The RNA shown here (transfer RNA) has 74 nucleotides and comes from Chrysemys picta bellii. RNAcentral holds the sequence, with entries from GtRNAdb and Rfam. It is recorded under the gene name tRNA-Thr-AGT-9-1.
[in-house]
RNA sequence: AGUAUUGUAGCUUAGCUGGCUAAAGUGCCUGUCUAGUAAACAGGAGAUCCUGGGUUCAACUCCCAGUGGUACCU
Numbered sequence: 001a002g003u004a005u006u007g008u009a010g011c012u013u014a015g016c017u018g019g020c021u022a023a024a025g026u027g028c029c030u031g032u033c034u035a036g037u038a039a040a041c042a043g044g045a046g047a048u049c050c051u052g053g054g055u056u057c058a059a060c061u062c063c064c065a066g067u068g069g070u071a072c073c074u
Base pairs, nucleotide, nucleotide: 002072003071004070005069006068007067010026011025012024013023019057028044029043030042031041032040050066051065052064053063054062
């Protein structure tokens, strides 16, 4: 350089047959409980869905380009 695949809360992922204020686990914060911590229970914050453009009434989802990761090949 080429081919394939992938990028969504701090981390790991779901959602992609285009249409609801984007969901879960874990982590974080607060409270209850405890002598205290952990665990458990309750509540909360946290994402312009990698970037830019296109299609569309409408895009995390489809298309194109760029770019980061991974695998394969030379």
Rfam family: tRNA. Rfam classes the family as a transfer RNA. Gene Ontology term of the family: triplet codon-amino acid adaptor activity. The organism belongs to Chrysemys picta, within Eukaryota.